[in-house]
Context: one part of a larger RNA
RNA sequence: GGAUGAACGCUGGCGGUCUGCUUAACACAUGCAAGUCGAACGGAAUCCGCAAGGAUUUAGUGGCGGACGGGUGAGUAACGCGUGAGAAUCUACCUUCAGGACGGAGACAACAGUUGGAAACGACUGCUAACCCCCGAUGUACCGAAAGGGCAAAUAUUUAUAGCCUGAAGAAGAGCUCGCGUCCGAUUAGCUAGUUGGGGGGGUAAAGGCCCACCAAGGCGACGAUCGGUAGCUGGUCUGAGAGGACGAUCAGCCACACUGGGACUGAGACACGGCCCAGACUCCUACGGGAGGCAGCAGUGGGGAAUUUUCCGCAAUGGGCGAAAGCCUGACGGAGCAAGACCGCGUGGGGGAAGAAGGCUCUUGGGUUGUAAACUCCUUUUCUCUGGGAAGAACAAAAUGACGGUACCAGAGGAAUCAGCAUCGGCUAACUCCGUGCCAGCAGCCGCGGUAAGACGGAGGAUGCAAGCGUUAUCC
Numbered sequence: 001g002g003a004u005g006a007a008c009g010c011u012g013g014c015g016g017u018c019u020g021c022u023u024a025a026c027a028c029a030u031g032c033a034a035g036u037c038g039a040a041c042g043g044a045a046u047c048c049g050c051a052a053g054g055a056u057u058u059a060g061u062g063g064c065g066g067a068c069g070g071g072u073g074a075g076u077a078a079c080g081c082g083u084g085a086g087a088a089u090c091u092a093c094c095u096u097c098a099g100g101a102c103g104g105a106g107a108c109a110a111c112a113g114u115u116g117g118a119a120a121c122g123a124c125u126g127c128u129a130a131c132c133c134c135c136g137a138u139g140u141a142c143c144g145a146a147a148g149g150g151c152a153a154a155u156a157u158u159u160a161u162a163g164c165c166u167g168a169a170g171a172a173g174a175g176c177u178c179g180c181g182u183c184c185g186a187u188u189a190g191c192u193a194g195u196u197g198g199g200g201g202g203g204u205a206a207a208g209g210c211c212c213a214c215c216a217a218g219g220c221g222a223c224g225a226u227c228g229g230u231a232g233c234u235g236g237u238c239u240g241a242g243a244g245g246a247c248g249a250u251c252a253g254c255c256a257c258a259c260u261g262g263g264a265c266u267g268a269g270a271c272a273c274g275g276c277c278c279a280g281a282c283u284c285c286u287a288c289g290g291g292a293g294g295c296a297g298c299a300g301u302g303g304g305g306a307a308u309u310u311u312c313c314g315c316a317a318u319g320g321g322c323g324a325a326a327g328c329c330u331g332a333c334g335g336a337g338c339a340a341g342a343c344c345g346c347g348u349g350g351g352g353g354a355a356g357a358a359g360g361c362u363c364u365u366g367g368g369u370u371g372u373a374a375a376c377u378c379c380u381u382u383u384c385u386c387u388g389g390g391a392a393g394a395a396c397a398a399a400a401u402g403a404c405g406g407u408a409c410c411a412g413a414g415g416a417a418u419c420a421g422c423a424u425c426g427g428c429u430a431a432c433u434c435c436g437u438g439c440c441a442g443c444a445g446c447c448g449c450g451g452u453a454a455g456a457c458g459g460a461g462g463a464u465g466c467a468a469g470c471g472u473u474a475u476c477c
Stems, first nucleotide, its partner, number of pairs: 001477004006473005013346006019339002021304001026302003030299003035064003040061002043058006071257003080182007089174003094170007102136003106132001111126006142149002155162003183229003190220003195217004200212003232254004236247004259280005282293004310336001312335003318332001319330004349379004359370004384414006393404001421466005426447003432461005442449002
């Protein structure tokens, strides 16, 4: 000098674009953040209707989605990440191609009845539907040398579509393996028993000590094993002429985690943030028998801290889930609010104006300086105030549809009107005098100032630098 997710002090006009718990992965009141489908199903309730019937809503069964999106960085020195290669794999929805959907049977909710419990939540008996479940048939793929074995399907209506089953391929995604790279310490030198390998078996979607019995005795290590410390990794960011050094906020990719530890279930996909079970700590309810909870989602609270925002608006846009659609949901997202936290831009006026006014400061009493500065005069209206107009962002045949927002922007009127500070002035380092103080009070980044004429302390006048900021502190280059 540059830089920062900064903080502190003094000061503070506006706009745009960004950013905003770096500390306690501390504890959390409250609300919201994942639902949707009645064109899968049987009911129930309400409404209309004399009735037939129709409409609406939906607790339950069922389907799809809750594995995405959002948060955090605790753990992890690892095939975790980066990069390059690979073979023994899976993939719901989507696209393409080929083929198929025949026959039969059943249960459990809801519901009704009885009943337990303070509650949470149940228990028993009975009935019932389906795109729920089961059996048989068929059938390429699959196993097998062959014979043969063995696994499918679901319907709905408005009759044209949607959906269903099987196989092959694509797209995109995921799992796995390997080469290379990836911090510090030797005041850590030896480490290892499923350890290293084998054939066999189990297991998995899949290779594999992944697991198991048996057999062999191996495997790693000064080219740093093991142990200890620290740490999410990368694209990148900052700095630097570069080489390099430091960092890894925001944005993007990957990983890991979801009160702590463990476990599986369901499912195409999880060992699952707002699912389940067990154990633990904590909080809450309780009729003491037993139950409920998990903000590292968005706001918000307490606490910690030098320090980090609103319990806001909207689904109008983009995107996502479900649905045939209308649509519903969406604290993703789009916006607004707060903060000079950062960057960029603009303004606080412009021209003229010397009797160089008054006042201040200084002074050798002549003057010098503040200073064209002011006053005064002529303009302008960026800003500002008021009034009027007023968007794009909207795309889904048409129509309708804007949270932001009467915002941006445009026009008119008014009036220089509403707006300057902070630090420094001994040298480094741009900028000097007076007064006060008297090694005191104080200053200070380094050198150093201050003990009676202090350009270094405090004040004043003046000056210098930067400017809605200026200084200080911290950290990096």